[in-house]
RNA sequence: ACUGUAAAAGGCAAAUCCGCCGAAAGGCGGAGGCGCAAAGUCACCGGUCUAACGGGUAAAUACCCUAUGACAGCGGGAUUGCCAGUU
Numbered sequence: 001a002c003u004g005u006a007a008a009a010g011g012c013a014a015a016u017c018c019g020c021c022g023a024a025a026g027g028c029g030g031a032g033g034c035g036c037a038a039a040g041u042c043a044c045c046g047g048u049c050u051a052a053c054g055g056g057u058a059a060a061u062a063c064c065c066u067a068u069g070a071c072a073g074c075g076g077g078a079u080u081g082c083c084a085g086u087u
Base pairs, nucleotide, nucleotide: 001086002085003084004083011036012035016031017030018029019028020027021026034073040079041078042077044076045075046074047071048070049069054065055064056063057062
């Protein structure tokens, strides 16, 4: 520098359930383990989810629009790094 077939030191943890936070999406902790070689980190680009605040409709429970909210386990990009193998 490249690669991730196998092994090993280890790591992470989907669904679901419980508790807490949040308007929600979702997050955090515990149990759990579908999977993952960056399933470490960063919302920069695309995408997706939500719609509190704001705006609009409406007689009204309500409905519509909109991230400043969220997803890094949707894709791309950036950046750091473990082990093994090859050179």

Background: The RNA shown here (c-di-GMP-I-GGC riboswitch aptamer) has 87 nucleotides and comes from a Deltaproteobacteria bacterium. The coordinates come from a structure-prediction model, not an experiment, and the mean pLDDT is 86. It matches the Rfam family "c-di-GMP-I-GGC riboswitch aptamer". Rfam links the family to the GO term cyclic-di-GMP binding. The family has 40 seed sequences and 1,298 matches in Rfam 15.1. The sequence was found by an Rfam model in a public genome assembly.